[in-house]
Notes: RNAcentral holds the sequence, with entries from ENA. Predicted 3D model of a 72-nucleotide RNA (transfer RNA) from a Candidatus Parcubacteria bacterium.
RNA sequence: GGACACUUAGUUCAGUGGUAGAACGUUCGCUUCACAUGCGAAAGGUCGCUGGUUCGAUCCCAGCAGUGUCCA
Numbered sequence: 001g002g003a004c005a006c007u008u009a010g011u012u013c014a015g016u017g018g019u020a021g022a023a024c025g026u027u028c029g030c031u032u033c034a035c036a037u038g039c040g041a042a043a044g045g046u047c048g049c050u051g052g053u054u055c056g057a058u059c060c061c062a063g064c065a066g067u068g069u070c071c072a
Stems, first nucleotide, its partner, number of pairs: 001071007010024004018055001026042005048064005
């Protein structure tokens, strides 16, 4: 330098055009003498950035940035 894949909650990941979710974690409550476990609830996201397409974009297109793999 070129090709491909990925970027979504604190972490690991779903979500292929119509109100963004799960598990773990965090906080609170119940249970306990206390802790753990268990049960219930809550908080937490400009969906990497900038544009484009569309009535409508996490999703489609372009560029940029970052990470990984391969080629040179």

Its mean pLDDT, the model's own confidence on a scale to 100, is 84. Its Rfam family is "tRNA". Rfam classes the family as a transfer RNA.